The RNA shown here (transfer RNA) has 71 nucleotides and comes from a Candidatus Nomurabacteria bacterium. The coordinates come from a structure-prediction model, not an experiment, and the mean pLDDT is 84. It was read from a public genome assembly.
[in-house]
This record gives sequence, structure tokens and C1' cells, in this order.
RNA sequence: GGGAGAUUAGUUAAGUGGCAUAACUGCGGUCUCCAAAACCGCUGUCGAGGGUUCGAUUCCUUCAUCUCCCG
Repeated sequence: GGGAGAUUAGUUAAGUGGCAUAACUGCGGUCUCCAAAACCGCUGUCGAGGGUUCGAUUCCUUCAUCUCCCG
């Protein structure tokens, strides 16, 4: 220099254009002499910009970061 892929909650991941999800973590509660475990509940998230569309996490594009391949 060229090419491919990834980016969603604090972490790991689902999500084929129409309500953003799960598990763990965190917080609150029940239980307990206390704590842990268990059970119940709650909080919080689409990397940034632009475009297409009635509507974008999803499609297109640019940028950023990371990974891999070629040279």
C1' cells in the first nucleotide's frame, strides 16, 4: 500500500426494516443470629457523522478503533 471481518448494557453475546433482548455483574427486597446460596424485583446499552426509507441496531457511505490475510 491492497483486501476481508468486527464494533449492541460494566462483561460475554442474540437480534433477516416496525416495542432493543438474555446471562452474569450492580442496586433493592424476601429468607438468615450474621453472611453466602436460593428466590422476587429494578436500573442501564445499538462506536461517530451523513444518506435511503413513512420508519434504520438492521440497507448504503465516510471516519475512528480492533483483528486477520496479501505484498